RNA sequence: GCGGCAGGCUUAACACAUGCAAGUCGAGGGGUAAGGUCCCGCUUGCGGGAUACACGACCGGCGCACGGGUGCGUAACGCGUAUGCAACCUGCCUCUGACCGGAGGAUAGCCUCGAGAAAUCGGGAUUAAUACUCCAUAACAUCUAACUACCGCAUGGUAGAGUGAUUAAAACUCCGGUGGUCAGAGAUGGGCAUGCGUGGCAUUAGCUAGUUGGUGAGGUAACGGCUCACCAAUGCAACGAUGCCUAGGGGGUCUGAGAGGACGAUCCCCCACACUGGUACUGAGACACGGACCAGACUCCUACGGGAGUGCAGCAGUGAGGAAUAUUGGUCAAUGGGCGCAAGCCUGAACCAGCCAUGCCGCGUGCAGGAUGACGGCUCUAGAAGUUGUAAACUGCUUUUGUAUGGGAAUAAACUGUCCGGCUCUCCGGGCAUUGAAGGUACCAUACGAAUAAGGAUCGGCUAACUCCGUGCCAGCAGCCGCGGUAAUACGGAGGAUCCAAGCGUUAUCCGGAUUUAUUGGGUUUAAAGGGUGUGCAGGCGGAGUAAUAAGUCAGUGGUGAAAUCUUGCGGCUCAACCGUAAAAUUGCCAUUGAUACUGUUAUUCUUGAGUUCAGUUGAGGUGGGCGGAAUGAGUAAUGUAGCGGUGAAAUGCUUAGAUAUUACUCAGAACACCGAUUGCGUAGGCAGCUCGCUAAACUGUAACUGACGCUGAGGCACGAAAGCGUGGGGAGCGAACAGGAUUAGAUACCCUGGUAGUCCACGCCGUAAACUAUGAAUACUGGAUGUGUGCGAUACACUGUACGCGUCUGAGCGAAAGCAUUAAGUAUUCCACCUGGGGAGUACGUCCGCAAGGAUGAAACUCAAAGGAAUUGACGGGGGCCCGCACAAGCGGAGGAACAUGUGGUUUAAUUCGAUGAUACGCGAGGAACCUUACCUGGGCUUAAAUGCAGUAUGACCGUUCUCGAAAGAGAUCUUCCCUUCGGGGCAAAUUGCAAGGUGCUGCAUGGUUGUCGUCAGCUCGUGCCGUGAGGUGUCGGGUUAAGUCCCAUAACGAGCGCAACCCCUACCGUUAGUUGCCAGCGAGUAAUGUCGGGGACUCUAGCGGAACUGCCGGUGUAAACCGCGAGGAAGGUGGGGAUGACGUCAAAUCAGCACGGCCCUUAUGUCCAGGGCUACACACGUGUUACAAUGGUCGGUACAGUGGGCAGCUACCCAGCGAUGGGAUGCUAAUCUCCAAAACCGAUCCCAGUUCGGAUUGAAGUCUGCAACUCGACUUCAUGAAGGUGGAUUCGCUAGUAAUCGCAUAUCAGCAACGAUGCGGUGAAUACGUUCCCGGGCAUUGUACACACCGCCCGUCAAGCCAUGGAAGCUUGGGGUACAUGAAGUCCGUAACCGCAAGGAGCGGCACUAGGGUAAAACAAGUAACUGGGGCUAAGUCGUA
Repeated sequence: GCGGCAGGCUUAACACAUGCAAGUCGAGGGGUAAGGUCCCGCUUGCGGGAUACACGACCGGCGCACGGGUGCGUAACGCGUAUGCAACCUGCCUCUGACCGGAGGAUAGCCUCGAGAAAUCGGGAUUAAUACUCCAUAACAUCUAACUACCGCAUGGUAGAGUGAUUAAAACUCCGGUGGUCAGAGAUGGGCAUGCGUGGCAUUAGCUAGUUGGUGAGGUAACGGCUCACCAAUGCAACGAUGCCUAGGGGGUCUGAGAGGACGAUCCCCCACACUGGUACUGAGACACGGACCAGACUCCUACGGGAGUGCAGCAGUGAGGAAUAUUGGUCAAUGGGCGCAAGCCUGAACCAGCCAUGCCGCGUGCAGGAUGACGGCUCUAGAAGUUGUAAACUGCUUUUGUAUGGGAAUAAACUGUCCGGCUCUCCGGGCAUUGAAGGUACCAUACGAAUAAGGAUCGGCUAACUCCGUGCCAGCAGCCGCGGUAAUACGGAGGAUCCAAGCGUUAUCCGGAUUUAUUGGGUUUAAAGGGUGUGCAGGCGGAGUAAUAAGUCAGUGGUGAAAUCUUGCGGCUCAACCGUAAAAUUGCCAUUGAUACUGUUAUUCUUGAGUUCAGUUGAGGUGGGCGGAAUGAGUAAUGUAGCGGUGAAAUGCUUAGAUAUUACUCAGAACACCGAUUGCGUAGGCAGCUCGCUAAACUGUAACUGACGCUGAGGCACGAAAGCGUGGGGAGCGAACAGGAUUAGAUACCCUGGUAGUCCACGCCGUAAACUAUGAAUACUGGAUGUGUGCGAUACACUGUACGCGUCUGAGCGAAAGCAUUAAGUAUUCCACCUGGGGAGUACGUCCGCAAGGAUGAAACUCAAAGGAAUUGACGGGGGCCCGCACAAGCGGAGGAACAUGUGGUUUAAUUCGAUGAUACGCGAGGAACCUUACCUGGGCUUAAAUGCAGUAUGACCGUUCUCGAAAGAGAUCUUCCCUUCGGGGCAAAUUGCAAGGUGCUGCAUGGUUGUCGUCAGCUCGUGCCGUGAGGUGUCGGGUUAAGUCCCAUAACGAGCGCAACCCCUACCGUUAGUUGCCAGCGAGUAAUGUCGGGGACUCUAGCGGAACUGCCGGUGUAAACCGCGAGGAAGGUGGGGAUGACGUCAAAUCAGCACGGCCCUUAUGUCCAGGGCUACACACGUGUUACAAUGGUCGGUACAGUGGGCAGCUACCCAGCGAUGGGAUGCUAAUCUCCAAAACCGAUCCCAGUUCGGAUUGAAGUCUGCAACUCGACUUCAUGAAGGUGGAUUCGCUAGUAAUCGCAUAUCAGCAACGAUGCGGUGAAUACGUUCCCGGGCAUUGUACACACCGCCCGUCAAGCCAUGGAAGCUUGGGGUACAUGAAGUCCGUAACCGCAAGGAGCGGCACUAGGGUAAAACAAGUAACUGGGGCUAAGUCGUA
């Protein structure tokens, strides 16, 4: 792109313009308006006549009750199914029997007159019939008294004989008949009745007056309260009446494994309806879609007096409504219907065509070859490659479809006409003729040519299919989970891919999955769910034997279960959809025959269920009375004196008017210590001093009696803790409310002092509880162990049996698990109650109960995607247990107060560059900012640029000198004019052009690497096995031990890995080897003196290699591991001391500014060069330090002893100058050689407790050094100045031995230095640890959890704001239904003198009853709306508190 087959107002039963959809018969009739034919006249288009041609209108017959439409109403004998009618009707059709004689008067039409706008109506004259009337005839017809026979489910029916009464007809004709009348039978169609089935709501529980029944009458085709009179007072209902809401029913359709669930379009059957409501007429049939009458609403015409339409829920079509549904088509050719003898006429039934991708089915849009894998696109690891993709181009082939031309159906059989044949002759058969809307369509043939023909959705998972760009919690997506906050396979675009395909997606709806209403086929301890308990009517279920019956049940047979549909076979369209045919099915209902195990029913019997009798036992069972002691409080009296009381601590309170305390007596009310229990009793609630009366129950024993009497139990009834209510008492203690005192941020609480109701009694209400065993009642069965209460049996005190209770543990089994487990949550049966996501809500409304409080019953809107159970692993706990750590404690010294240094915050600024921010930032990055560094600011410059490489071009220099301008960078000028060469060129240099730059710009939440911290804490895991449905557990737990998951023992675990430890380095001791620059005992030389020199390896030391320590030995404890010992030995003793070494992981920890790197951003600037400034600011706050505050000290003088390191642009001995910083000379050393190089300490002197001889800030002056340069902004020296500060609040830090404290030294960086910092080094050198209650951190196992971003978690309520739905509410509005009263059309029925008619009868008039409709009235019901008001839900990071 095409074809076939089907379907097409689901909404407004809303309103409808226009056309068509029911007529026909002249063979019933009077007739002749139109047409045809013939004839005549003739004004040639008019008049007349005829006409078994035809026919308008009219009389008459048949039809119009079918066909077609719709689903308003209806919850009903409406429908379905099965029966019945002995209670019925049936036109046309078929069969049978009988009959068809006579008479009569009208009326439409036609003609004429009149009224009216019209519709139409009235008067007169005349006329026909298969119209109407009368008479005759007639019974096997109808009605009927009595009789006989037979039959039946009652009334009764059938047959026979028989009495009486009543009733009929129509003609036409071709003479064959057709038609008519009566009766019977059939067929068809209908009517009525009945069983069963057929929605929701009980927040609808009572309904009913013709209602239920009877007698009689009327009415009907027929039964019947269908209607009426009288009589009775029934009838229906929990097996759901009545009411309200919804709805046509079925065959069937969709779905489903089925059972079911939803639906009832097309097709078929039934019903109902025809503008709304009512009514009858006609007729075989109607209370009638295209008929009548009335009322209402609406529309139209009008001359305003009246009329018309009924009336598309027929076919087309229009408007409206709506998401949405078609042509004002063709034909009667076929099928069917009406009329007709027929021809035929009519038929929007029907058959066809048109429109619509609305559905189903089928076909096509090409097939094969074709790789420089073309161009282009996209991606990309980018000189390339991949993909689109054999896809294209190109070559060959085919022609369904298309276009053109040509041919061309079946559906048609009849009727009829005609001819022929048939003993059957208005019939049958045959021949010929005639008839097609669809349609020149289907189909066939030929030609042409890949020619005419592909889209939609999706691509995170579910779910097949992935990349790039854009966007940046925006825009947007989304069925659920969810995606989007700068690298989005989820948004938008692109490329590619996937799935379908003339379609593809979306939306709506139904079923499924959903065993998620569970009959099949669920549950109720803790997830939702057992009634608070008993009793008991109805109901359900029910022990054993025998017999009967046959309702349930089972089997056979018969009838029915319409057709279509579904299924199967076969067949027809080229296949299929579709259609035809046959079979099967229709799981149902009814009838009948049989079976009799089970259930039921009836009869009878039994004892085991149940109950009764007898004997005993038990108990806080109930109820009424009496009695008792302790305690408490009060009163009186006494003793006695200053407090008592109360709490964490206090205060309120009581008390000198004598409390508290103590003693005696008296009174009051309430409750009953010990016994007492894991006990007992009771249906539950519940019951506790002793005793008496009354009363109920259970159990045991015995086995006498009854003989299934049982179980459960909706409604009903009774009981029912505490609190509460009513009336009357009582009131000691306690004690809501209330008051006061405390606590607290507050404290309407917890604590304290008081204290009313109440608690107690009697009577009456209430009727609820975590009324719990969160476990309904009953019966039966199914393993063990153990304790206990009460009996019985047997006894010897033991042991043990049995029954009923109360408990614990553990099996099988069950359970999601926890757990239950003969007292089941096991296995089964019976009955009841209850549940169906969370919230809203046990709320609202309604109803019932209650004096009230309130209780019972019990929703919806709306909202969420969860709520919940059990268990697991963590984390957490102001849970408990064990253990560790300078964690606390015990100590020593600090910080916090002062001044200064330094870092940070803040502020300031043109800039004060950036980062680090609890522990784990803050003398940190920075191990060294005057310029530089430098990243910041201001200003001046450059744009391939500061560097490097490549290529090209032109050049020969460049560098450098000098000059000018300038702050410099830089700009300009000037001087100077390269090397090699085979002369082609090359090297080098700078210039220029191009390509590659550069960025301390952003993102540490894109990253690598590195680092901090928990923490040098002892943990973190794996394999296999075992346990658990699983998450997971075990191992790794337990008992010990350790610094340690270290080791040992035990063990459903056995092993292993990363951690621990050890291996490595330094240090402490020894040996050995080697001695230079180190050392010097002995020997020698030398000096004022010194390892200075010869020499030496002994020693120290240096630096290589070894040794040494392992709980190895001893004693004790212990199974062992191990621990203990001032053990021994030893330099060192229990990891000797220190370092390096940091498990799995946590903190989106830190760093893009060390470096690297993805992405993004800038490119005459966010790059780069230069000068100056800034990073050094200063009301303030914090951290880290330095120096101090002094006498364990300061100052002065003297005298000793280190180690680590550094040194040539350097360290510098020594000498000289200077008070000094330093300067000038000079020597050694590239270093165990030379040099930097000690201080505390020690020995003396002085100061005498002061703001000082402490302390040194600050300031002034003068200098030194480094450096291009010390103004901003260096260090040091000298002189002078001489601030704060007298040991520091709350709080807080470090340290357990060569440690703290204290003393100095060195080094890196570095020109110099803000260093008091950092990193190392050595000197001197302590105190304390009882112990683990507490603070902090950590480990292990355990416990609770509503936490899992893991307690810095989660979370509740009021208030405030917005939105949403909803309850109440003075009222207002609307609707449907019913009741009462009066009224009342048409119509039916009844009555009737005047008019019409010979008569029958009619008109007219009157009336009862019924009734549509409208009116009035009161009430109920259901909606809508409403000032105001109540709670509820959802919202952003609001407020107050924290149970």